[in-house]
RNA sequence: GGGAACGUAGCUCAGUGGGAGAGCAUCUGCUUUACACGCAGGAGGUCGUAGGUUCAAAUCCUACCGUUCCCA
Numbered sequence: 001g002g003g004a005a006c007g008u009a010g011c012u013c014a015g016u017g018g019g020a021g022a023g024c025a026u027c028u029g030c031u032u033u034a035c036a037c038g039c040a041g042g043a044g045g046u047c048g049u050a051g052g053u054u055c056a057a058a059u060c061c062u063a064c065c066g067u068u069c070c071c072a
Stems, first nucleotide, its partner, number of pairs: 001071007010024004018055001026042005048064005
């Protein structure tokens, strides 16, 4: 330099046009002598950024930014 994949909660990820979610972690309560486990509830999100298409975009298109891989 060329090509590809990925970017969604603190972490790992699902979600491929109309409700933003799961597990773990975290907080509160219950339980326990205490801790852990377990049970119940809660909090936590510019869906990488900026445009475009659409009645409607996390989802489709473009550019850029970042990460990883392949080729040279």
Transfer RNA from Thermotoga sp., 72 nucleotides, folded computationally. Its Rfam family is "tRNA". By type it is a transfer RNA. Gene Ontology term of the family: triplet codon-amino acid adaptor activity. The sequence was found in a public genome assembly.